[in-house]
Context: one part of a larger RNA
């Protein structure tokens, strides 16, 4: 010198774009962050009817997004391959969608309960649930013949033909996704010997699939100085600063990948989870209570409190783009777009400009002659970027309408230099020097080193020098 998610001191006008809990993965008050479909169903409430409203069953979402780096030295990740898999929506193409059944919530009665909430009787619907099923299809077994298995629902709109949507099977397909390998990336050898499902293999089970993945049984294997085992640090990666480069060092925002969701453990559903705002269990902690029991989980977006040198609003909007549902209309969306905080960072941009000498006064120095501040002021002309104040006023919005931002950006007029400069340092490195004050005191230092009575180092002033909306200090890196 560069650089930073920076902090701290002193000062602070504006504006555009970014960036803001690096610490306790500590704890958490409120309130919001996932719903949506009446064009599956039956039913309550309003309303004369149109129509509106509600809870329930059903469906699809809720595994997307969105937050952290605790764990991981790992097929986690990057890269390059493989093969024994799977895939709701969507897309392409094939063949279907005819027939019966028994429940069951809401609702009516009723019971326990302080609540959360649980129970008994009765009734009913369905694209919720059973059964059965020709042809066709399709898997799997058999050389063949041929056997085994597999699934179903209907709705809407039209008078009607007839069409949407929707479903079943089955092929392909797009996107995703598990799975295997080969190579690539930290320390420490003051860890040297690890290992009993350990290694292989034969059966079998399990999975959507390969497999010691599981279980029997049989070998008695396997790894290891090219560093096993063990200890320690760490989420990886694109990429970020430095550097001529080779390399170092990091891994905030953004994208991609991983893992966690109060700890620890289970599974359930479901194309998918072993599931942040589900579910059961056990713990720790916190809150209700009527003592019998419950209930809860910001590492979502705000806010608290703690910790900490330190890090922001309990804001606005679905206008936009992206999602979820729906046939739409249209709801929901703290994703996102915007707005407020902070000079935290880069970037612009100002805080006037021309003239003006008799070098005014005042500061400081003086050898008392004078010198310097210094064209600097004043003044005399100008300007109006900015700041005020008035007016006009979008783009972002597609074929109409519909803008959170916003009266904002931008443009006109108007006033008037008016609103607007600090900060370090001056012995040498290293640019800039006197005069007073102190007297190894006071104090300064990054490193030589200053200071004990003329200190260019210390303290103040004057003057200079560097940088300027900043300036310097600490910390870390290269």
């Nucleotide at each position: 010198g560069g650089a930073u998610g920076a902090a701290c001191g002193c000062u602070g006008g504006c504006g555009g774009c970014g960036u803001g809990c690096c610490u306790a993965a500590c704890c958490c008050a409120u309130g919001c962050a996932a719903g949506u479909c009446g064009a599956a169903c039956g039913c309550c409430c309003c309303g004369c009817a149109a129509g509106g409203g509600g809870a329930g069953u059903g469906g699809c979402g809720a595994a997307c997004g969105g937050g952290u780096g605790c764990g991981u030295a790992a097929c986690a990740c990057g890269u390059a391959g493989g093969a024994a898999c799977c895939u709701a929506c969507c897309c392409c193409a094939g063949c279907g969608g005819a027939g019966g059944g028994a429940a069951u919530a809401a609702c009516c009665c009723u019971g326990c309960g302080a609540a959360a909430g649980c129970g008994g009787g009765g009734c009913u619907a369905a694209u919720a649930c059973c059964c059965a099923a020709a042809a066709g299809g399709a898997u799997c077994c058999g050389c063949g013949a041929g056997g085994a298995u597999c699934a179903g629902a209907g709705u809407c709109c039209g008078c009607a033909a007839g069409g949407g949507c929707c479903u079943g099977c089955u092929g392909g397909g797009a996107g995703g996704g598990g799975c295997c390998u080969g190579c690539g990336g930290c320390c420490c050898a003051u860890c040297a010997g690890c290992u009993a499902g350990u290694u292989g293999g034969u059966a079998g089970g399990g999975u959507a699939a390969c497999g010691g993945c599981c279980u029997a049984c049989c070998a008695a294997g396997g790894c290891u100085a090219u560093g096993a085992c063990g200890g320690g640090u760490a989420g990886g990666g694109g990429g970020u600063c430095u550097g001529a480069g080779a390399g170092g060092a990091c891994g905030a925002u953004c994208c991609c990948c991983c893992a966690c969701a109060c700890u620890g453990g289970a599974a359930c559903u479901g194309a998918a989870a072993c599931a942040c705002g589900g579910u059961c269990c056990a713990g720790a902690c916190a809150c209700c209570u009527a003592c019998g029991g419950g209930u809860g989980g910001c590492a979502g977006c705000a806010g608290g409190g703690a910790g900490g040198a330190a890090u922001a609003u309990u804001g606005g909007a679905c206008a936009a783009u992206g999602g979820g549902c729906g046939a739409a209309a249209g709801c929901c969306u703290g994703a996102u777009c915007c707005a407020g905080c902070a000079a935290c960072g880069c970037c612009g941009c100002g805080u006037g400009g021309a003239g003006g000498a008799u070098g005014a006064a005042g500061g400081c120095c003086u050898u008392c002659g004078g010198g310097u501040u210094g064209u600097a002021a004043a003044c005399u002309c100008c300007u109006u970027u900015u700041u005020g104040g008035g007016g006009a006023g979008a783009u972002g919005a597609g074929c109409a309408a519909g803008g959170a931002c916003a009266g904002u950006a931008u443009c006109c007029c108007c006033a008037g230099a008016a609103u607007a400069a600090g900060c370090c340092a001056c012995g040498g490195c290293u640019a800039a020097c006197u005069a007073c004050g102190u007297g190894c005191c006071a104090g300064c230092a990054g490193c030589c080193g200053c200071g004990g009575u003329a200190a260019u180092a210390c303290g103040u002033a004057g003057g200079u020098g560097g940088c300027g909306a900043g300036c310097g200090u600490u910390a870390u890196c290269c």